Small-subunit ribosomal RNA from a Bacteroidales bacterium, 1525 nucleotides, folded computationally.
The coordinates come from a structure-prediction model, not an experiment, and the mean pLDDT is 81.
Taxonomically the source falls in Bacteroidales (Bacteria, Pseudomonadati, Bacteroidota, Bacteroidia).
Rfam family: Bacterial small subunit ribosomal RNA. Gene Ontology terms of the family: structural constituent of ribosome and ribosome.
The RNAcentral record of the sequence draws on ENA and SILVA.
RNA sequence: ACUAUGGAGAGUUUGAUCCUGGCUCAGGAUGAACGCUAGCGGCAGGCUUAAUACAUGCAAGUUGAACGGUAACAGGCGUAGCAAUACGUGCUGACGAGUAGCGCACGGGUGCGUAACACGUAUGCAAUCUACCAUUAACUGGAGAAUAGCUCUGAGAAAUUGGAAUUAAUACUCUAUAAUAUUAGAAAAAGACAUCUUUUUCUUUUUAAAGUACAAGCGGUUAAUGAUGAGCAUGCGCGACAUUAGUUUGUUGGUGAGGUAACGGCUCACCAAGACUACGAUGUCUAGGGGCUCUGAGAGGAUUGUCCCCCACACUGGUACUGAGACACGGACCAGACUCCUACGGGAGGCAGCAGUAGGGAAUAUUGGGCAAUGGACGCAAGUCUGACCCAGCCAUGCCGCGUGCAGGAAGACAGCCCUAUGGGUUGUAAACUGCUUUUAUACGGGAAAAAACUCCUGAUUUCGUAUCAGGACUGAUGGUACCGUAAGAAUAAGGAUCGGCUAACUCCGUGCCAGCAGCCGCGGUAAUACGGAGGAUCCAAGCGUUAUCCGGAUUUAUUGGGUUUAAAGGGUGCGCAGGCGGAAUGAUAAGUCAGUGGUGAAAUUCUACGGCUCAACUGUAGGACUGCCAUUGAUACUGUUGUUCUUGAGUAUAUUUGAAGUGGGCGGAAUGUGUCAUGUAGCGGUGAAAUGCUUAGAGAUGACACAGAACACCAAUUGCGUAGGCAGCUCACUAAACUAUAACUGACGCUCAGGCACGAAAGCGUGGGGAUCAAACAGGAUUAGAUACCCUGGUAGUCCACGCCCUAAACGAUGAUAACUCGCUGUUGGCGAUACACUGUCAGCGGCUAAGCGAAAGCAUUAAGUUAUCCACCUGGGGAGUACGACCGCAAGGUUGAAACUCAAAGGAAUUGACGGGGGCCCGCACAAGCGGAGGAGCAUGUGGUUUAAUUCGAUGAUACGCGAGGAACCUUACCUAGACUUGAACGUAUUUUGACUUACCGGGAAACCGGUAUUCCCUUCGGGGCAAUUUACGAGGUGCUGCAUGGCUGUCGUCAGCUCGUGCCGUGAGGUGUUAGGUUAAGUCCUGUAACGAGCGCAACCCCUAUCCUUAGUUGCCAUCGGGUAAUGCCGGGAACUAUAAGGAAACUGCCUGCGUAAGCAGUGAGGAAGGUGGGGAUGACGUCAAGUCAGCACGGCCCUUACGUCUAGGGCUACACACGUGCUACAAUGGCCGGUACAGAGGGUCGCUACCUGGUGACAGGAUGCCAAUCUCUAAAACCGGUCUCAGUUCGGAUCGAAGUCUGCAAUUCGACUUCGUGAAGUUGGAUUCGCUAGUAAUCGUAUAUCAGCAAUGAUACGGUGAAUACGUUCCCGGGCCUUGUACACACCGCCCGUCAAGCCAUGGAAGUUGGGGGUACCUGAAGUUGAUGACCGCAAGGAGUUACCUAGGGUAAAACCAAUGACUGGGGCUAAGUCGUAACAAGGUAGCCGUACCGGAAGGUGCGGCUGGAACACCUCCUUU
Repeated sequence: ACUAUGGAGAGUUUGAUCCUGGCUCAGGAUGAACGCUAGCGGCAGGCUUAAUACAUGCAAGUUGAACGGUAACAGGCGUAGCAAUACGUGCUGACGAGUAGCGCACGGGUGCGUAACACGUAUGCAAUCUACCAUUAACUGGAGAAUAGCUCUGAGAAAUUGGAAUUAAUACUCUAUAAUAUUAGAAAAAGACAUCUUUUUCUUUUUAAAGUACAAGCGGUUAAUGAUGAGCAUGCGCGACAUUAGUUUGUUGGUGAGGUAACGGCUCACCAAGACUACGAUGUCUAGGGGCUCUGAGAGGAUUGUCCCCCACACUGGUACUGAGACACGGACCAGACUCCUACGGGAGGCAGCAGUAGGGAAUAUUGGGCAAUGGACGCAAGUCUGACCCAGCCAUGCCGCGUGCAGGAAGACAGCCCUAUGGGUUGUAAACUGCUUUUAUACGGGAAAAAACUCCUGAUUUCGUAUCAGGACUGAUGGUACCGUAAGAAUAAGGAUCGGCUAACUCCGUGCCAGCAGCCGCGGUAAUACGGAGGAUCCAAGCGUUAUCCGGAUUUAUUGGGUUUAAAGGGUGCGCAGGCGGAAUGAUAAGUCAGUGGUGAAAUUCUACGGCUCAACUGUAGGACUGCCAUUGAUACUGUUGUUCUUGAGUAUAUUUGAAGUGGGCGGAAUGUGUCAUGUAGCGGUGAAAUGCUUAGAGAUGACACAGAACACCAAUUGCGUAGGCAGCUCACUAAACUAUAACUGACGCUCAGGCACGAAAGCGUGGGGAUCAAACAGGAUUAGAUACCCUGGUAGUCCACGCCCUAAACGAUGAUAACUCGCUGUUGGCGAUACACUGUCAGCGGCUAAGCGAAAGCAUUAAGUUAUCCACCUGGGGAGUACGACCGCAAGGUUGAAACUCAAAGGAAUUGACGGGGGCCCGCACAAGCGGAGGAGCAUGUGGUUUAAUUCGAUGAUACGCGAGGAACCUUACCUAGACUUGAACGUAUUUUGACUUACCGGGAAACCGGUAUUCCCUUCGGGGCAAUUUACGAGGUGCUGCAUGGCUGUCGUCAGCUCGUGCCGUGAGGUGUUAGGUUAAGUCCUGUAACGAGCGCAACCCCUAUCCUUAGUUGCCAUCGGGUAAUGCCGGGAACUAUAAGGAAACUGCCUGCGUAAGCAGUGAGGAAGGUGGGGAUGACGUCAAGUCAGCACGGCCCUUACGUCUAGGGCUACACACGUGCUACAAUGGCCGGUACAGAGGGUCGCUACCUGGUGACAGGAUGCCAAUCUCUAAAACCGGUCUCAGUUCGGAUCGAAGUCUGCAAUUCGACUUCGUGAAGUUGGAUUCGCUAGUAAUCGUAUAUCAGCAAUGAUACGGUGAAUACGUUCCCGGGCCUUGUACACACCGCCCGUCAAGCCAUGGAAGUUGGGGGUACCUGAAGUUGAUGACCGCAAGGAGUUACCUAGGGUAAAACCAAUGACUGGGGCUAAGUCGUAACAAGGUAGCCGUACCGGAAGGUGCGGCUGGAACACCUCCUUU
């Protein structure tokens, strides 16, 4: 400088992520409708449905200056009459009906039909017409016959109409003249577009007129030109369906004729056989087209209401007449349907004009005013007509504008609502209150513009045309409207929707998966910002929401601007016509392309500028734009066309080479089966284990021989060949191909390919063979709950061959073909480069890894899924469904093509973290194994379930409930039941009233609580009062009622398992990963090494306590070696501080040392030393988290519930019941024992309402005395063991249940319901099925002791303590649990997961179906109105011509057969949907038989099996290849 003003996203698939992909939302719009609400004005708009039917009124007339006239009105005149009035008179203004002219073909309405030259755009008519209008030229003589009206007379209910007489014209007829008109012919010239056209000259034919009160003027006729309008033709553009593929006989063309304003099969005769079609004919369905309008950044998509242009139509169908123009909305004829009138004979009608009515519908207005303006018809004009138009009315239907007040005002008022509630927040400057303003509304007053023409009057100019100009007069429906002024007064005026996210705006109450909401996701099951109400808030505002429809967002049909390995999507493969695309050089051309110019692209609309209404909407003027089409001139790079040439694409030739390439023959051995013979004897076969089966009639085994059919071990390989399917013994013949080398030949001959043609595994089908093996179906045997399966024994189609079909597969590299380009490494096959095994190059294949790049990722990566080009095929959410119907193919099975209704908000791909697996690897644990002892059997104790009960209170329920809460239920506890009582309450606090008592004692009632009565009348004092107690009142009560799924706290469990995380960095689009994995090692994520990680935290370990050894200190209540004293005896005493013990402190152990192995960490050793050795033993200690685990009845606490009761008190009962089942224990079954007698040895605890020595009594429990001890002092204290005796294998001298009797103790109380003692009684039980529990050393086993709770005790429990004191562990295959790594997954509520199909029930849409009903179209035949045309025409007419008759055609009607479409149909098929139906468990993990694809058979169902194929299969082993060293 130029150009340009223009583009936003969100929610929803998942545990989370990225992607694909649909659904939904936010925006704008509308001829809208509905709900709630409503003050005013301006401008616009207003039957989208039934082109359904219409009452009533109006919407097209006008001209007397064309005519005859005079029915009505007015005037004049005349006559009669006083007058009123009557009669007459076309004389005048005027004018009904009529003749005639012009108009009625415009204006107005609607969108039925029409997919078409209908419309749009651009051309053409040398193939055309055009009334009125404009211009030019010429003319405007003569004559005649009728007819309507009127009059008379008929028919008819009416509509209407017959006859007679008479009359006029700008109506009609004849005739004169006439040309640049018209017909025919001739000549010349010019032009062009193919036939041709034009001009000039000559001859020839045919044809005009009208008048009108004087004139003017207005008319009339002919011809030409223009304008306007119309007609015809053509190019291009302009819906859906191919599940419509062939259509056509006037059809296509020609010659001739007819017809038309005009070309033309427009019509006819004859001739030819053409014409259209995949670039979509024909058919069916839908639809007026355009300017525009809405949306969109645009490209596009949708739309065609109002306004403008064109078309079509006028009750339905047909037909012509008149006319310049119609086949005519408010004309005619006919047919049909419908409505109306009727005297039943016959007639009338057409609102898709304006109003209006009915109907339909969610839905759309007044039976208004006016011709004042604009426009139209007629007229000389005045004027008349005009539902066109201008106005008004109704409607928030839309757009635009205005208002409902403004300023001040904090005690931040009251009320409302909320809260953490003495208080605060919010509503809110909001209100009240003070001041101001008055748009609007109301009242009163004034008051427009739109009007200028025509016409009339005056004047001027004058080309004299009453032509032009100037002035004046006349005319307003709207409308007393817009507008202006005055008055008073905040006075007259705010709602709707929303408030979980998207999406601006939050709390309370009610409800309790109910009622309801919802555009999508979704909300509601007792704490709902999501339902309903309220307060508050947000957004718009005279409107606000909802619904419907269109565009947008949606790049979700992708030209701009998408994809196809795995998400939807590459055809199974090739050949190939049409089509599309196409190598190098050069010339021509100029179709595409580009540029300039011209024409057109109506107006309105949109945009820009400037104006007019107070602004705006609205509107005026000007400009721009209308991206298009046509013509013309130029340019020639590219594409096209055409000419010449080239060799690199492609092909050919020559010469080798290669291979499981194909087809047809021939041959071979092994194996299998069968047969025969032989040997030989009892089994064979088969399985997880069996059985069916075969076998003494001799199987199986072994040997020989024979036969049959099928398949070809080893070689053999990510090998080779082929287009794909596919191809494998050897050999012969025939056929095809590829590579390499040479660069000899042709010279773009090429690539791709819709339709088409061919090939196409397995299964299957037909005919004929063949039939050894194997083997669907089938049979039998097993397995199993069942087993239509998996396993076994048999076995038919089939498997094989020939010929003919079928035509599909996970026909896969899930990857179309061709061409070019883009780092490397490596293996291998076939060639070539000279012989070569070395090395290296090159061409063509087949593999692996990797860079850039690409990809959602996984991955691909010169064999691309990279970068480009060309062509083809295919995709557009999941299901319904590759289904139905139709068509084509097939013998059939079936294949190809291929929907919709309905339904869901997802379906899906890749990857991530977990969890899981009847996946894998490694490791650990009393997990198994090896052992010891138990439980499960008995009796009893105890807890639980169940049952019972008035109550048997409640909780705990796999592991992780069940001798658990409860470490102690006779009352109490106690929460339960029955009964009786109390209501500010049984307890406590504060304040307050009263009293001086209360307590207590006694009496009565009562089961008691309690009630009633009697008696008694406190202490201190500074005298003010205080204390104490009771009482009154007020405020706070109380609840073991519910919710452990609202909670805190505490606890169990995985698990004392070794894990769980973070910061920074790095990797990945991301979820996430790395670290934490790997190799070792450990009890351990313990440590070491390595390492894109480096560090850190919670856990582990250590620090703490007890215990094992030693040392120091201390010396009582403990100890006593030495010294002394004393006793019947005893640390009893003096004393001692050695020892033991006590209780304080310290030491000690760390793989520190040695040897071996190892880089190290560490491991091993009967090692050394040591009290102890590798964590010395034990305890406390429990990571992140899981189980909505347990506990609202320990306590606390939110919410809910009860309040003369779900609170409180009392008595009694119950928690202790008892056909039964389970758990945990005790005691046993005996001799390793029981009983009797004797003798020893602990630790740790307890004790004053207590433990109690000792003495006495009692058989004993215990009682009566008595002493010590608030405790290393006194006291409570062992048993097993040991010694001796007895018992001798028994239901016993085992065992002690049960029962009887008598007692003791505690306690208010021992019946329900205590313990203990003595005597008597003497049950089951003789070692315990399946199964199951504990324990690895001072452990198990066994023995006793103590304590808490407690008056006592149901304790055999729990918690501690010591005494005696073992056995075994090869090892990790298996069971259980756990940890780490890896793998698969359709699971994530996480395998107690997910999920498939039949059947049953309900609902929904749909296919088939004997048929039935309806519809539109076509065909054939019959009939055939009106009408045009032709023919005829004896009747009429002087004639022209006409009536009549007839032929063809046709609307309509009828008949027939067939096709198509729609509705419906007993019954029937599948499909979809629906919290908790039935049967199984097919799939997802190796899903328990890997799954899937095609096909065939079978089965209640998922499904099973056979054949072939795929990996989109896990695991293991092996092979091969690759990478690194």